[in-house]
A computed fold for a 175-nucleotide RNA, annotated as FMN riboswitch aptamer (RFN element). Of the family's consensus pairs, 100% are formed in the model.
RNA sequence: UAAACUCUUCGGGGCGGGGUGAAAUUCCUCACCGGCGGUGAAAGUCCGCUAAGUUGUUCCAGAAAACAAUUUUUUUAGAACAACCCGAACAGGUGAAAUUCCUGUGCCGACGGUAAAUCCGGAAAGUCAGUCACGGAUAGGCUUUCUGUAUGAGUCCGGAUGGGAGAAGAGAGUU
Numbered sequence: 001u002a003a004a005c006u007c008u009u010c011g012g013g014g015c016g017g018g019g020u021g022a023a024a025u026u027c028c029u030c031a032c033c034g035g036c037g038g039u040g041a042a043a044g045u046c047c048g049c050u051a052a053g054u055u056g057u058u059c060c061a062g063a064a065a066a067c068a069a070u071u072u073u074u075u076u077a078g079a080a081c082a083a084c085c086c087g088a089a090c091a092g093g094u095g096a097a098a099u100u101c102c103u104g105u106g107c108c109g110a111c112g113g114u115a116a117a118u119c120c121g122g123a124a125a126g127u128c129a130g131u132c133a134c135g136g137a138u139a140g141g142c143u144u145u146c147u148g149u150a151u152g153a154g155u156c157c158g159g160a161u162g163g164g165a166g167a168a169g170a171g172a173g174u175u
Base pairs, nucleotide, nucleotide: 005171006170007169008168009167010166016030017029018028019027031155032154033109034108035049036048037047038046044107045106053084054083055082056081057080058079059078061076062075063074064073065072066071089105090104091103092102093101111158112157113156118150120148121147122146123145124144125143126142127141128140130138131137132136
């Protein structure tokens, strides 16, 4: 004193005001937020990575079924790995160097849950004017009431007291 290895700790921020409404941190409006590594100088928006989701393979545990039996098949939860999926920036200025700084104006933000109006339906009552083979039948418009589904969050709730890109430190120790 590289590296490998072991352990410990750390490791994501943000709805405040106004409006509509019976009900919205979800709609409208102003506001607010920005993980990790890299990059000639500092990045949500450049190059990569992370968490969620989907599929596959392997492993492990449980359950069920079949078989004379070794065993086989199905299924549920979990773990590891791989693949897929994976958003968004321009202009001017300074400078040796910046899509990273400064100025201006933009844009983006997994999955599930959750008002109303509204869209698409359903039911009942009332009403209007039609058609016909007219004590009835049939299709429809409008109003009111009830009702189903869909639509609605970067900031709320949930998976998550999880996982995590990684960061710091300690141990150990080869060259």